[in-house]
Context: one part of a larger RNA
Molecule: small-subunit ribosomal RNA, 5' domain
Organism: metagenome
Parts: sequence; structure tokens; C1' cells
RNA sequence: GAAUCAACGCUGGCGGCGCGCUUAACACAUGCAAGUCGAACGAGAAAGGGAGCAAUCCUGAGUAAAGUGGCGUACUGGUGAGUAACACGUGGAUAUCUACCUCCUGGUGGGGAAUAACCUGGGGAAACCUGGGCUAAUACCGCAUAAGUUCGAGAGAAGAAAGGCGCAAGUCGCCGGGAGAGGAGUCCGCGGUCGAUUAGGUAGUUGGCGGGGUAAAAGCCCACCAAGCCAAAGAUCGAUAGCCGGCCUGAGAGGGCACACGGCCACACUGGCACUGAAACACGGGCCAGACUCCUACGGGAGGCAGCAGUGGGGAAUCUUGCACAAUGGGGGAAACCCUGAUGCAGCGACGCCGCGUGAGCGAUGAAGCCCUUCGGGGUGUAAAGCUCUUUCGGCAGGAACGAUAAUGACGGUACCUGCAGAAGAAGCUGCGGCUAACUACGUGCCAGCAGCCGCGGUAAUACGUAGGCAGCGAGUGUUGUUC
Repeated sequence: GAAUCAACGCUGGCGGCGCGCUUAACACAUGCAAGUCGAACGAGAAAGGGAGCAAUCCUGAGUAAAGUGGCGUACUGGUGAGUAACACGUGGAUAUCUACCUCCUGGUGGGGAAUAACCUGGGGAAACCUGGGCUAAUACCGCAUAAGUUCGAGAGAAGAAAGGCGCAAGUCGCCGGGAGAGGAGUCCGCGGUCGAUUAGGUAGUUGGCGGGGUAAAAGCCCACCAAGCCAAAGAUCGAUAGCCGGCCUGAGAGGGCACACGGCCACACUGGCACUGAAACACGGGCCAGACUCCUACGGGAGGCAGCAGUGGGGAAUCUUGCACAAUGGGGGAAACCCUGAUGCAGCGACGCCGCGUGAGCGAUGAAGCCCUUCGGGGUGUAAAGCUCUUUCGGCAGGAACGAUAAUGACGGUACCUGCAGAAGAAGCUGCGGCUAACUACGUGCCAGCAGCCGCGGUAAUACGUAGGCAGCGAGUGUUGUUC
């Protein structure tokens, strides 16, 4: 000098675009963050309104709430604890899988038995559990068929389906197979930290044979056999750390960093486990154990903000319990539409970058005040006043978008435009001994204090404090931390 997820002191007018718990992966009140489909299925209210003397009927409505079933919940969003590893980057490989989507191809015949909801009985403080009875399906199970598929050397064997809507045409589905796209799994070469005051490490260890297992190669697992395998080109152990695109600095080489944005990985109170599924060993699913918090009738239960806001705590330090699905994107649905704290916006913070303003012209050998003085004068200083103007930003009033080329706008009566008033509402911070731009007076008297280094201060201090003046930067400025 440049940079910063910064903090602190003093000060603070406006706008645009960004950024905002670096510490306790500490604990969390409350609300919201993943639902949707009645064109898969059975059942099905009430309030309210209307008619009637009333019973009751019509409507509300095949609506709401719930259940079976399907798809989604493995995406999106958060965090960086762990991890020195094929985790990541890059370049290869294949022994593999792939829901939804696209294309091609072949099918969709005929049966059966249940079960929730519902009714009813029982238990429990609750969470909820349990018995009996009824019922449907695109839920479940056989039979038939098998082009292609799988197994097999072959003969041969195995193995499928579901209907809905529509007057209809048809359309949306369903089952088997092939191809694609996108995605995922696995393996390998190379690359990127520190320590030798860590030198030996390893028994499923290294390899083989056989088996098991997986979507899939493999000690991945198991039985048996052999005795290997890694290491000074640093094994093992310890410490530290998510990796990368990138970001900062630098002429470059290099050094430093990993915040925002994008890709990958890992994690979801701590540890373990599987289930479902195309995919999870699953943040807002399940089970077990543990710590913690809460409820309890003491028998037993409930919970997991490293989602968005927000609270306590820690800390030098980091925001609103906001608006909207209008746009973009995602899930469900034939659609209408519903959901979406993703996202789009708004709020707070000079935290950063950028832009603008706080007025312009004229105006005295030069007011007053203040400061200095050799008492003559000098400085502040065209500065002010005064005169003549202008109105950016801000204020007030009116109009008013693009974003959506039909409808639909949270932002927003916002941006922007027009008009009105009036210089009106808007300047500070640090420094002035040398480095280093900028000097005098008074006070103080090795005191009080300053200080980045050298060093100032003990009675004339340009170095302390105050004042005047001056210098630098300017809605900032100075200090501190960190990096080059």
C1' cells in the first nucleotide's frame, strides 16, 4: 500500500447493489417450513337457510373431518461436528441399478379371500391398546396366456396385469420387454497439511480354493490352505483440517484463505440398527440404548430449530416471531386448483462497494468575535453579513408503471414523471518533532501525560493538555485484529 463475514471510539443526509453468529455441532417457549389426488375405493356429518301445526322433508352436500389406496416426503433448505479418506479434483474403467420422462414392441382373459373406516364390547390418567361383527378398491392372492425376458449345454422350466373418466369417439392409466436421456453405485492412475522429540506396522492381516452375500467386482462375510502384505520415495501413530471452482495479495513465481455464490462429500440430540422403497440405513419416518427437558392418577408416556423467524446462553460481535405465492422453480392432480419460511420482496445494521448532496455567482486593503503581535500590525478571510440566483437529495401535493404481449402484482401508490415552498433539513474524524503533508500561544514542570519506531516531559515543550491556525481524508474517520 492493498484486502476484510470484521470489532471498537467519535460522528452520521440520501440512494443502488451486495453481505450479516467467524464464539457454544450449547439448550430451546411459540408459530410456520410437505403435501396432494373424490377422474383408485367404501362410507359420510353439523351449524345455517327453506317448507310444514308437528313428525319430518328439501337445501347445505356427496361438502367438511377421518379412513384404505397412489404419488411425493431420498428433492428443496440447514450446518461443517466428523473425515488426511478414492472424501475431493482431474483423467480413465465397468462387474451394475435406474421411479417419474421420451421412443419402439407385445399384452391387459377369468376367479378368490381379507381388512381399515363404520357398528359394538373391554382396558387405560393419558399416549393409546385389545376382542366381536359388516364392507370396497388401481390394496392383497391364486389360475390362464408368454412375443420378448430369466435359468439351463439342451430338452425344458419359471414368471404378468387394474382399472378410472366420458353418451360416444376417445383419453388417462396397468403388465412384460428393448432403446434413450438424465441420475446413481463401484474400481483404478495422478494431485493437494504438519510432526521422526512417532520406526517399525498388520491375523481377515496378504493371497488362493470353495461357498455365502449384493443391483454389482471384491476378505464384503465364512470354512479350509499357504505366509504373506505395507514401510525412510516416511508405513504406523499423533496433531490439524470438510474438498474444489474460486477469493485476497503480488510484476510474476509464490504466499494466505475456504465467508457469500456454484459443484461434490459428511452430518441431523449422542451411539447403534434395520424396515419401506427405484433410490435411505432416511433433518421435520421407525426400533433399541444413553444424556437432557416436559407430562403423569407413579403404572406409564412425550420431545429433538446444524429449516424460517424468534428466546436464553457464550461472545468484541452478527438482523424481523414481516408480506406474497404475482414471478422463477418444485410436489400432487386429467384439470380447476392446493401446498411450497425454496424463492420473490419488504424490515433492521455506514458491515462493504459505488453514486449523489450538504449550494452557486458577486461581495472590503478586509465588519464583529477569537488568536498572535516587535503594539506598527498580522491571521481566520470572500469567509460572514449583504445583493443576485438555482432547487439535485430530502419535504409536501398530483399522476403512475415494466415485471404478465388474454386473466392474475407480494413488491407498491414503490420506481419514475409533473407541480409547490424555501438556502431552506444535511460535516465530521484524525493529525501537525523526524519518518510524514501541516506551527504558534498559554497551562503543566521527569508531574500529569504521549508513543508505530526513534523518542518527548526535570520552568521559554512546534512531541503532554487547551486554544487559534494549518494539513489529510470526508458520510465518514481513526484504532485494534488478521492476510499478502